[in-house]
Molecule: small-subunit ribosomal RNA
Organism: uncultured bacterium
RNA sequence: CCCUUAGAGUUUGAUCCUGGCUCAGGAUGAACGCUGGCGGCGUGCUUAACACAUGCAAGUCGAACGGAGCACCCCUGAUGGAGUUUUCGGACAACAGAUGGGAAUGCUUAGUGGCGGACGGGUGAGUAACGCGUGAGGAACCUGCCUUGGAGAGGGGAAUAACACAGUGAAAAUUGUGCUAAUACCGCAUGACGCAGUUGGGUCGCAUGGCUCUGACUGCCAAAGAUUUAUCGCUCUGAGAUGGCCUCGCGUCUGAUUAGCUGGUUGGUGGGGCAACGGCCCACCAAGGCGACGAUCAGUAGCCGGACUGAGAGGUUGACCGGCCACAUUGGGACUGAGACACGGCCCAGACUCCUACGGGAGGCAGCAGUGGGGAAUAUUGGGCAAUGGGCGCAAGCCUGACCCAGCAACGCCGCGUGAAGGAAGAGGGCUUUCGGGUUGUAAACUUCUUUUAUGAGGGACGAAACAAAUGACGGUACCUCAUGAAUAAGCCACGGCUAACUACGUGCCAGCAGCCGCGGUAAUACGUAGGUGGCAAGCGUUAUCCGGAUUUACUGGGUGUAAAGGGCGUGUAGGCGGGACUGCAAGUCAGAUGUGAAAAUUAUGGGCUCAACCCAUAACCUGCAUUUGAAACUGUAGUUCUUGAGUGAUGGAGAGGCAGGCGGAAUUCCGUGUGUAGCGGUGAAAUGCGUAGAUAUACGGAGGAACACCAGUGGCGAAGGCGGCCUGCUGGACAUUAACUGACGCUGAGGCGCGAAAGCGUGGGGAGCAAACAGGAUUAGAUACCCUGGUAGUCCACGCUGUAAACGAUGGAUACUAGGUGUGCGGGGUCUGACCCCCUGCGUGCCGCAGCUAACGCAAUAAGUAUCCCACCUGGGGAGUACGAUCGCAAGGUUGAAACUCAAAGGAAUUGACGGGGGCCCGCACAAGCGGUGGAGUAUGUGGUUUAAUUCGAAGCAACGCGAAGAACCUUACCCGGCCUUGACAUCCUCCCGAAUAGAGAGUAAUGUCUUUAGCCCUUCGGGGCGGGAGAGACAGGUGGUGCAUGGUUGUCGUCAGCUCGUGUCGUGAGAUGUUGGGUUAAGUCCCGCAACGAGCGCAACCCCUGCCGUCAGUAGCCAGCAGGUAAAGCUGGGCACUCUGAUGGGACAGCCUGGGAUAACCAGGAGGAAGGCGGGGACGACGUCAAAUCAUCAUGCCCCUUAUGGCCGGGGCUACACACGUGCUACAAUGGCGUAAACAGAGGGAAGCGAGACAGCGAUGUAGAGCAAAGCCCAAAAAUAACGCCUCAGUUCGGAUUGCAGCCUGCAACUCGGCUGCAUGAAGCCGGAAUCGCUAGUAAUCGCGAAUCAGAAUGUCGCGGUGAAUACGUUCCCGGGUCUUGCACUCACCACCCGUCA
Repeated sequence: CCCUUAGAGUUUGAUCCUGGCUCAGGAUGAACGCUGGCGGCGUGCUUAACACAUGCAAGUCGAACGGAGCACCCCUGAUGGAGUUUUCGGACAACAGAUGGGAAUGCUUAGUGGCGGACGGGUGAGUAACGCGUGAGGAACCUGCCUUGGAGAGGGGAAUAACACAGUGAAAAUUGUGCUAAUACCGCAUGACGCAGUUGGGUCGCAUGGCUCUGACUGCCAAAGAUUUAUCGCUCUGAGAUGGCCUCGCGUCUGAUUAGCUGGUUGGUGGGGCAACGGCCCACCAAGGCGACGAUCAGUAGCCGGACUGAGAGGUUGACCGGCCACAUUGGGACUGAGACACGGCCCAGACUCCUACGGGAGGCAGCAGUGGGGAAUAUUGGGCAAUGGGCGCAAGCCUGACCCAGCAACGCCGCGUGAAGGAAGAGGGCUUUCGGGUUGUAAACUUCUUUUAUGAGGGACGAAACAAAUGACGGUACCUCAUGAAUAAGCCACGGCUAACUACGUGCCAGCAGCCGCGGUAAUACGUAGGUGGCAAGCGUUAUCCGGAUUUACUGGGUGUAAAGGGCGUGUAGGCGGGACUGCAAGUCAGAUGUGAAAAUUAUGGGCUCAACCCAUAACCUGCAUUUGAAACUGUAGUUCUUGAGUGAUGGAGAGGCAGGCGGAAUUCCGUGUGUAGCGGUGAAAUGCGUAGAUAUACGGAGGAACACCAGUGGCGAAGGCGGCCUGCUGGACAUUAACUGACGCUGAGGCGCGAAAGCGUGGGGAGCAAACAGGAUUAGAUACCCUGGUAGUCCACGCUGUAAACGAUGGAUACUAGGUGUGCGGGGUCUGACCCCCUGCGUGCCGCAGCUAACGCAAUAAGUAUCCCACCUGGGGAGUACGAUCGCAAGGUUGAAACUCAAAGGAAUUGACGGGGGCCCGCACAAGCGGUGGAGUAUGUGGUUUAAUUCGAAGCAACGCGAAGAACCUUACCCGGCCUUGACAUCCUCCCGAAUAGAGAGUAAUGUCUUUAGCCCUUCGGGGCGGGAGAGACAGGUGGUGCAUGGUUGUCGUCAGCUCGUGUCGUGAGAUGUUGGGUUAAGUCCCGCAACGAGCGCAACCCCUGCCGUCAGUAGCCAGCAGGUAAAGCUGGGCACUCUGAUGGGACAGCCUGGGAUAACCAGGAGGAAGGCGGGGACGACGUCAAAUCAUCAUGCCCCUUAUGGCCGGGGCUACACACGUGCUACAAUGGCGUAAACAGAGGGAAGCGAGACAGCGAUGUAGAGCAAAGCCCAAAAAUAACGCCUCAGUUCGGAUUGCAGCCUGCAACUCGGCUGCAUGAAGCCGGAAUCGCUAGUAAUCGCGAAUCAGAAUGUCGCGGUGAAUACGUUCCCGGGUCUUGCACUCACCACCCGUCA
């Protein structure tokens, strides 16, 4: 100077923390699923270093050599022979040319010879190593070809392949004899600056030693030619370069449940060997060497440049490219060579494969292709030497699966395209809908335009450098031009949160999804499909692996009181760290310089392919190592010195510090003796046990063991464990004062060593009490326990072992620093001095508290604060402190100490509730005190169960069960059987027809449905309209069908309990707290006081209604005091409104007054007055909420379901069944009663399809006929209990009335299933009710009757009304419910919780 750091989900009812799990990112030699247009550049057996068919991958040189072959030349010339000639016998003869010989040349090359096959190419098995990396060293080394110097090449010799002949063998191959050449081989000469030895001088080096003086002397060793005329070779030697070899410093994975390893081992001397050093090898000698700074052993692994990731530090990795190493079927070995112990060489052995005539032979793809196999998985048996490079050659050239190219694969990176602009009737279709619409969507169609890509045609490279020509696999490729035509080209995943993106249908804890949390049990944004949307895009998802996030191994950068984590304690070894001053050195440290840190990669800049990927250039970087020069503060080191750290000395007091010995008294038990008599002992209560053989109790005496009351104290001592009667001896430590001595001697402390409660073990003692085990008795469902009676080990002592504890302050040690206050133990000093009190100070031990710290709780000079040093320990829960191994132990067991598997949590602190057989306070008919019931009987009614064709449905602890139902013979009715209807019994719309509606009659039916028939409209502009009926088509009606867990509304309940909250402020990181808690008081969160709270809201109370007293107003249908009339009687009449009453409106009660208490308050107790007194009595009124409480069958309603039926109509049946069980009532069981006779007193209601007087009939229910009354008028209507008199006399009765028979009455279409009432007769159970349980605190309980709603009829139910009219409450211990404060908690679905074990 530049660049740079992200979190989220999940434990809880909620919170903070700890802590794990999971996700979002990047990457890959990848694979799999779906899909797939093009190009460029890369990449492609990660598995079986498994086995390999076939072809190719290392040859070249004839200018080293002798042959051989071919071509050419010369000679020879068999034979044929145009032609010439002929004496016809023949002769000559061009030409062709077999054969043989020769020499030169050209070409080819089996062999000899030279160089190269040690490079190039492949693979990663082995290797934890000087293998690799980095930096040094070799004065212990080698180096063909290459470069550059110096010198030289003289003269000889002997063989051997090839070849020929002969032989063996199936083959591979091989033997014998004979001939021959060389740049093949061997001597001789020459030769130094070479090598070796002896020796002299100079110089250099850390040492052995090196270099040098052409020092001196002695010994030893060379050579090859080829072709042509210029080169290439050959030999010796110096130097260089290149390549190699050896040695060393440092670095390089995991395991100690691997702690000891080592015999050529370590070193020496002398040899051998090597290019060279070396135990490399050998002989002898010595006994060493390595190791907690991790040897040895075991496991894993090629190493690096780099790659991926990361802010970095790091972590992971070592494909492609590059460097090194190792290997070439497995193991071993050497040969040749400059170089190998040699991938395509040799030998031996093993395995495997192939050939064979069975005697023997041949082979090695981890070279390039390719095959089989393995595997989730990885390509062509391609072209070319044109380029780059390599081998050989003088060269031409040959060889080259190195290499350059092409092919296959979306395997990766990069680029391009699949069209662009306009286009609203917002088309159609799809999806959805609240039916209006919305959305897909300018999207499409349509119009205009373009041509990248594609196809066709034409042109057409760079790569080629030299040297004139020739020479390109790729390739007619890239690129350029033209033409055609939107033409050839889009998918994948996701859509609950994390995480961008939502609806419908299907499914119904099924099918399925899922990375974590988790979705799915009938309205699934989470499954499947569709539409839509989001993301990426020729790809998209999934899987696997690595890094990141993870500060979750923490160097950067964590922790250990309670979350995981301080060793039980000390002593001390190694190690780590260490006081003041001065001086030297320079190891660490800092600064400069130099060398190295290969290239590629990375970063920056610039350049080249149209861009990019890719490629090229330059620079930076490579944080490292080494050498060197300096600095000297700090650390280190050496030395000198100091006293404050540490230690010693002197003086002194304190202490349950330790060990040993001795002594003491109290108590328990036992023994003896005496007294004494029936119990003792023990418990919640008992029993076992002891006791008449004399216990317990009591007195005296004795024995024995163990422990030491009071003092005694968050007092003392000790390192911890721990230590307690008194005395003595021995002994450790701490403290104070002093400042004489030493002079950093210190701190910590892995291993080691020692100590170490209780229990336990061994040997020997001892044994009073106590007491595991054991026995008995209790308790209990059981009780292997708790309780009781006994009782053995043990507890005690000596010696030895064990080595662990909640060995705790759950807090390692040391040092220094950082406000205070107040106790206590032991010292010292001061003041006063006579003692206290008081002040200062040291060490120890407690409490409170500030700053600070902490997740909070809390800690806080005795730190959990601020710092330094050292040790120990932790890294999610379970498995597990388990298994195995090792080690210790007599044993029991201890120490060390995993994994598989499994879960998404486990955990800490604190918060709100709920809960507790926790605590405090308070209330309620909650208990108690009382009265009356239920539970037993009969019966009514409801429910369960059972039955049934159906016994319709709902309600289910309190808070279902005389409940919905204020009234099921039909109807109701929803259920069952049977018969009918299908636009429907009911609503709206359309078409046609008819006419009122409607009423009546008839036929038929079990009945409805059905059929026939009679009577019978309004308005009008005369078109028709209104209304009604009928027929028809479809939209639709209809459903007491489902879901009360989709809902509204309504209701129950806690509970008429006193609570439930909010705003602002304050406190707390936060959930939350405060207020609302506290002291009083109240029926009450009612009120008062106090208070970091101040206010407010919903509840409480009051306001409303009834009732109790009084006033005012009003006065009929009510009333009648006074006046008048009148009756048998009567407010019957006139009159009146005083009274009663009626019904409007007011008053009255407020702790107002007095006394006392209380805090002078709120309020409480008593009293007066008053009709009423402390809320006068009763009602209506029900906070925030709880119970997925009840109801889809009151009603309403989403969704689902039925549609000639799950709808509608009708008849009959059922809801009334009946072995049984339960709830709620009624009536009783009798004398406080029953019956009879004759008398008295209410309130509140109802009445017209009604109440029905009086009269008559009937024993009666009731009937006949009917006055009055739409009601303060008339009627229902008699009130009953009660009082009076009489009978009954304790019995299944003159109690009780069930059941049954007969005869009737009433309602109603209809009383069989199935109503009520009456009379006569019958006369059941029942004699006060087990366990258990309910109501009620005053006009209440109990008891007595009356009325009403529903209703044709049908109450013992329900709702009301009045009459008579009690008892008891000490009190809050207990049961139940509730309120409030506090405490504990592993509960929060909240104790009907949670949870452990066994079994299935």